[in-house]
Context: one part of a larger RNA
RNA sequence: CGUAAGAUGUUUGAGAGGAGCUGUCCUUAGUACGAGAGGACCGGGAUGGACGGACCGCUGGUGUAUCUGCUGCACCGCCAGGUGCAUGAGGCAGGGUAGCCAAGUCCGGCAGGGAUAAACGCUGAAGGCAUCUAAGCGUGAAGCCCCCCUCGAGAUGAGACAUCAUAGAGACCCCUUAGAGAGUAUGAGGUAGAUAGGUCAGGAGUGUAAGUGCCGCAAGGCAUUGAGCUGACUGAUACUAAUCGGUCGGAUG
Repeated sequence: CGUAAGAUGUUUGAGAGGAGCUGUCCUUAGUACGAGAGGACCGGGAUGGACGGACCGCUGGUGUAUCUGCUGCACCGCCAGGUGCAUGAGGCAGGGUAGCCAAGUCCGGCAGGGAUAAACGCUGAAGGCAUCUAAGCGUGAAGCCCCCCUCGAGAUGAGACAUCAUAGAGACCCCUUAGAGAGUAUGAGGUAGAUAGGUCAGGAGUGUAAGUGCCGCAAGGCAUUGAGCUGACUGAUACUAAUCGGUCGGAUG
């Protein structure tokens, strides 16, 4: 921009893409077969590999400033307690929530239908027989088309349904933002409000803060104390900020 007036939501499915793999074991059955050695078809079940998708309850990884420990230097006048630097993007070390992730967990290929290939057939003439073929009718594959998953009406062949607006439906600007994200877009919201921050409570992590008291000559230990601190998690709460506003917008041929 179009979809012959404007929108919101839900859809149909032309078409396109994806998937399509396979082992072993048990049973049927030591049966059929075979002198024996050996050893099935068909059918039923179990469990794997690789591949793919999703997820984070479990096992773990990361987790750049979340907790703790440690060293050197400097500083906060000293002690104590801290801060800064020690990589250029944690000084080093031990943990670790959310998120992300696999090595973790779950799921998938199945089954079924249709038309067929090779092949195997039925009936059957030309050609009194025979012949799967010439007319006609079947069986038949990991392959083809459906079935399964995803996209999908710019499918210009531009579809359908419901609802809304005939004077303001709807959308946007702007703002708070995250299950979204380079930007845009998308989603959640904008006081008739839990959208983000804060606060409170909880969870979770770390691991017994500081101060004080007691014990010890001291290094230290014990008590207060599972303390203190805490990014992302959960809930509550208008304390702060989404205020106030503005713009576009529909009777064509």